[in-house]
């Protein structure tokens, strides 16, 4: 150096161009002599950056940055 995938919440992810969702963790509540489970509810996201195409992009395109493979 050239190619490929990948980058979303703290962590693990999903979302076939149309209000970004789950699970786990967290916070508060129920319950309990009290904790932990259990069950409600709650917060929590500038979708890696800059651009472009579109009435609309997390998703398409361009170039970057990073992680992983694989050629040399």
């Nucleotide at each position: 150096g050239c190619c490929a995938u990948u980058g979303u919440a703290g962590c693990u992810u999903a979302a076939a161009g149309g209000u970004a969702g789950a699970g786990c963790a967290c916070u508060a509540g129920u319950c309990u002599c009290g904790u932990a489970a259990a069950c409600u509810a709650g917060a929590g996201g500038u979708u890696c950056c800059a651009g472009g195409u579109u009435c609309a992009a997390g998703u398409c395109c361009u170039g970057g940055c990073a992680a992983u493979g694989g050629c040399u």